[in-house]
RNA sequence: GCAGAGUAGAUAAAUCGCGUUAAGUGUUACGGGAUGGGAUGUAGCCCGUAAACGAAAGGGAAACCUGCGGUGGUUUAUCGCGUUCGCUGC
Repeated sequence: GCAGAGUAGAUAAAUCGCGUUAAGUGUUACGGGAUGGGAUGUAGCCCGUAAACGAAAGGGAAACCUGCGGUGGUUUAUCGCGUUCGCUGC
């Protein structure tokens, strides 16, 4: 000098759950937190509180089954930091 890897996280599939007696998800406001190995910055993300909004059930004697939910966990695949230093290869 050239090339590359890696964050938070996003999407999809599989699987195991939860809810369907409405939690969760989503929205807004406020507060807080973590975020390539370091620095800085952006952006998104997460948590708490408050408020408003808001749903798909069906079958079965039962166990349960089939659905439904911008549903949770896990695994896999793909995607995934601006600047600078660092790291890997040449």